[in-house]
Overview: The part of an RNA shown here (large-subunit ribosomal RNA, domain II) has 733 nucleotides and comes from a Candidatus Colwellbacteria bacterium. NCBI's taxonomy places the organism under Bacteria, Bacteria candidate phyla, Candidatus Colwelliibacteriota. It was read from a public genome assembly. Its mean pLDDT, the model's own confidence on a scale to 100, is 83.
Context: one part of a larger RNA
RNA sequence: UCCAACGAGUUUACAUAUAUCGCGUAGUCUAACCCGCCUCAGGCGGGGGAGGCGCAGGGAAACCUAGUGUUAAUAGCGCGACCCCAGCGGUAUGUGUAAGACCCGAAGCCAAGCGAGCUUACCUUGGCCAGGGUGAACCCCGCCGAAAGGCGGGGGGAGGCCCGAACCGGUAGGUCGUGCAACACCUUCGGAUGAGCUGAGGUAAGAAGUGAAAAGCUAAUCGAGCUUGGUAAUAGCUGGUUCUCUUCGAAACAGUUUUAGGACUGGCGUCGCGUGUUUCCUUUUGGGGGUAGAGCACUGGAUGGUCUGUAAUGGGCGAAAGCUCGGCAGACCAAUCAAACUCCGAAUACCAGAAGGUUAAGCGCGGCAGUUAGACUGCGGGGGCUAAGCUCCGUGGUCGAGAGGGAAACAGCCCUGACCGCCAUCUAAGGUCCCUAAAUCUGCGCUAAGUGUUAAAGGUAGUCGUAGACCAUAGACAGGUAGGAGGUUGGCUUAGAGGUAGCCAUCCUUUAAAGAGUGUGUAACAACUCACUACUCGAUGGUAAGCGGCGCCGAAAAUUUACCGGGGCUCAAGCGCAGUACCGAAGAUGCGGAUCGACACUUUCUUUUUGUAUCGGGCGAUUUCAGUUUGGCCUGGUACAAAGAGAACGUGUCGGUGGUAGAAGAGCAUUUCCAGGGCGGUGAAGGCCAAUCCGGGAGGAUGGCUGGAGCGCUGGGAAGAGAGAAUGUUGGA
Numbered sequence: 001u002c003c004a005a006c007g008a009g010u011u012u013a014c015a016u017a018u019a020u021c022g023c024g025u026a027g028u029c030u031a032a033c034c035c036g037c038c039u040c041a042g043g044c045g046g047g048g049g050a051g052g053c054g055c056a057g058g059g060a061a062a063c064c065u066a067g068u069g070u071u072a073a074u075a076g077c078g079c080g081a082c083c084c085c086a087g088c089g090g091u092a093u094g095u096g097u098a099a100g101a102c103c104c105g106a107a108g109c110c111a112a113g114c115g116a117g118c119u120u121a122c123c124u125u126g127g128c129c130a131g132g133g134u135g136a137a138c139c140c141c142g143c144c145g146a147a148a149g150g151c152g153g154g155g156g157g158a159g160g161c162c163c164g165a166a167c168c169g170g171u172a173g174g175u176c177g178u179g180c181a182a183c184a185c186c187u188u189c190g191g192a193u194g195a196g197c198u199g200a201g202g203u204a205a206g207a208a209g210u211g212a213a214a215a216g217c218u219a220a221u222c223g224a225g226c227u228u229g230g231u232a233a234u235a236g237c238u239g240g241u242u243c244u245c246u247u248c249g250a251a252a253c254a255g256u257u258u259u260a261g262g263a264c265u266g267g268c269g270u271c272g273c274g275u276g277u278u279u280c281c282u283u284u285u286g287g288g289g290g291u292a293g294a295g296c297a298c299u300g301g302a303u304g305g306u307c308u309g310u311a312a313u314g315g316g317c318g319a320a321a322g323c324u325c326g327g328c329a330g331a332c333c334a335a336u337c338a339a340a341c342u343c344c345g346a347a348u349a350c351c352a353g354a355a356g357g358u359u360a361a362g363c364g365c366g367g368c369a370g371u372u373a374g375a376c377u378g379c380g381g382g383g384g385c386u387a388a389g390c391u392c393c394g395u396g397g398u399c400g401a402g403a404g405g406g407a408a409a410c411a412g413c414c415c416u417g418a419c420c421g422c423c424a425u426c427u428a429a430g431g432u433c434c435c436u437a438a439a440u441c442u443g444c445g446c447u448a449a450g451u452g453u454u455a456a457a458g459g460u461a462g463u464c465g466u467a468g469a470c471c472a473u474a475g476a477c478a479g480g481u482a483g484g485a486g487g488u489u490g491g492c493u494u495a496g497a498g499g500u501a502g503c504c505a506u507c508c509u510u511u512a513a514a515g516a517g518u519g520u521g522u523a524a525c526a527a528c529u530c531a532c533u534a535c536u537c538g539a540u541g542g543u544a545a546g547c548g549g550c551g552c553c554g555a556a557a558a559u560u561u562a563c564c565g566g567g568g569c570u571c572a573a574g575c576g577c578a579g580u581a582c583c584g585a586a587g588a589u590g591c592g593g594a595u596c597g598a599c600a601c602u603u604u605c606u607u608u609u610u611g612u613a614u615c616g617g618g619c620g621a622u623u624u625c626a627g628u629u630u631g632g633c634c635u636g637g638u639a640c641a642a643a644g645a646g647a648a649c650g651u652g653u654c655g656g657u658g659g660u661a662g663a664a665g666a667g668c669a670u671u672u673c674c675a676g677g678g679c680g681g682u683g684a685a686g687g688c689c690a691a692u693c694c695g696g697g698a699g700g701a702u703g704g705c706u707g708g709a710g711c712g713c714u715g716g717g718a719a720g721a722g723a724g725a726a727u728g729u730u731g732g733a
Base pairs, nucleotide, nucleotide: 001733002732003731004730005729006728011099012098013097014096015095016094017093018092019091020090021089022088023087027053028052029051033047034046035045036044037043038042057064058063067079068078069077070076102240103239105237109230110229111228112227113226114225120204121203122202123201124200125199126198127197128196129194131163132162133161134159138155139154140153141152142151143150144149167191168190169189172187173186174185175184206222208218209217210216243667244666245665246664247663248662253266254265255264256263257262267371268370269368270367271366272365273364274363275362278361280357281356282355283354284353285352286351287350293344294342295341299338300337301336303334304333305332306331307330308329309328310327314325315324316323317322374399375398376397377396378395379394380393381392382391383390404415405414406413419593420592421591422590424589425588426587430583431582432581433567434566435565439580441579442578443577444576445575446574452569458553459552460551462550463549464548465547466546469543470542471541479536480535481534482533483532485509486508487507490504491503492502515530519528520527594657595656596655597654598653599652600651601650603648604647605646606645607644608643609642610641611640612639613638614637615636616635617634618633619632621630668722670719671718672717673716674715675714676713678711679710686706687705688704689703690702692701693700694699
C1' cells in the first nucleotide's frame, strides 16, 4: 500500500410539533398493585379511577367566582367571561431536556495498592588496589659555634603526594546510527591509599523518599513512579460518520457576549397551515433631499494688483524733510481651492397614489435547519505611496455551491445556467493559412518596425493624411561664381576692446546689396564666414510653423528561443474602416423519453346540500262506529339524480427539473419475528460467470458451472439495518 471482516445519531423518561388511530357534543387515560390463563425474567385477558390532563377565571394569598384583582369606591383600569366552542390517550416521525447520548482521541485530577534485584543515601559484614618515583615528622652520627643554633651524612617511610596497570570513570575526535548495542566500538583522556572501588545482607517511596543539588535518581517510566479503580473524566478542538432517486435551496451579515476559529437573537433556506395581489416590473402623478457637478453668497485656504491703516527700533538712500522696498491688518479688483464651505444643484435611488403586465411572489402563525473565516472583478469612497494577488465600507456581478464554450494553460474575466438520448439544425463570446472546426473572403486605406508579438519622460528631415500661411518662369529653395562697402577703431569701459569680453545707443551715406554685425578666430588687429545682393542653374517646385494616423530610438539578466500557444505571416495570416458568408457551447430549435407543478377533461371513490322514491320512529291533524285511509311537520337509514368540494389513476396543453451547508418527499437492500401460500438431494443457501430480461436508481430476475441442506415469495412488525477514507481495529497478501 492493497484485500476481507468489524467499525459511528442509539435507548429510556419527560416535553413539544406533525401524521394517523381509539374514545369523545365533557370527557379521556389508568398507575402501583391484585386475579386468571399461556409458549412463564415475558405475553394476553380481567379488576383497580388513587391520580393526571381537559371542562373557569381572577388574585401574592386568604378568598371570591362569570367574574375577579386593584381601591374608600357599586368609579375607572388590568386579566377573563360574552362571540367562538374539544379534549384525552395510543403509535410513528422531527426536535428539545436529562443521562457516556453520533464514534474515536488528550495532557491531566483523585483513591487504593505494587515497587530501592536499576538507581540515590545510609547501616552491618566481607573483598580489592602490579610496578615505579618523591622522601615529611622522628631517631642516630659527624663537623662548626661561647651559646642560640647551623651545615652535612645515615636511618626512617608521611601524603584526599607524583608516574602508571588491574579497577572505577567517560575528556576530545571518529565509527555506528533498520547498530554488536533503545547509548555500543576505536583512538585519546581523568582518578588510581582515597570524600577510593566493590560483593552480600538490610533500611528509606509517590507530594513521599534519596540527592557533594543536575528538579538528578526512585526497575529502558520522573517538574511528581507503576498498576487498577473513579471512567465511556472532560475536549467551544482535529479526524471520521456507510444505499438510491425526486423537489426546493442558503450564509460567510447585524446586535450582544472573559467575545472574536464558540454561543444566543434577528437576517437569509425549507416544510405545513392561513391570507389572497398585499410582492415585483413598467408607465404615469405627487413628494422630500443636498451627493456628482458647479459656485464663492457664508466659513476657511490661497495667488497677483490697487488703496487704506499700523509699528518703542524693519532694510536701503539721505544732513534733514523725505523717497523707496518690505512686515502685519483691512477693504476693493482679477483669477482660484475645500470630506467636516454652499447663493445653487442633477442623474439615480427612496416614499406615496393610479393604471397595465406577470404560473411570481409578499405577509402572518407554527415545525426543522444551516450560516455569522468569504474571494476576485466593475463602479463610488476611506486607510496606504490615487503601492500591493494590501486593507476597510457601499453598490452590482461571478466563484463559493456552476458544469459547458472562449481567454494557449488559468475558482472570481467574457459568453452561457448541464432532466436524459440523437452520427440533426441555428447561434453567443471568440474565431475562419497549418497545427485546429470555419474566408489564404470582398472593398478602401495604413504600417516596413516582424511594429504587430511588453513600458515612460523625452527625442525623431521614417512615412501617410489634413488645414491654412508665405516664396516661385518677373526664376523660388539648395548648390556654384562674385560682392558683402564708407563715416568708423560708434560711445563708454578697458592694459587693449578695432562688428564679434561687457554696458549704452543702433544712426547716416554709397549702393544691386551689405547688421554700428550670425559665427570661427586674435593679446588687440588681421584672416575666414553669415545675414543681404547680383549672376548662373533651372522646378508642378520650395520654406517655416501646426494638427492627426501608423512607425523609429529610449529598451541590460541570469538552465533554453521565452510574453505571438507553435509553425510561420509583409497590397498580410499586422493595424483602421465597411461588408458578406461560415465555424463555434451541455445556449436556442427539432425528434423521442422521464419526472415535478399549474390548468382542463374522462373515469372511480369520499363527502356536503337539494330533490324524488322507499323503509322506520315521534308529534299533532283529517276520516271512520271501529280497524283504517290521506296529507303536514321533525328525525334516522337505503337507492337514484343534480349541484358543489376533495382525493386517486389516466389523457392533453403550458411551464419547470446545475447545486455545497441544509429542509422536505418517495423508495431499494440486509437480519429477524408474525400470518398466508410455496420451493428443495430430479440439488436449498453460498460462490464463479453472462454479450439475456425487468426497474429512473438503489436493485431484482433468468441461464450455465460450482456447492451439498436448507430457503424464497406476498402482506405486516421490529432493528446490532448499508463503508472508501477515522496516522481506524483484527487477519491476510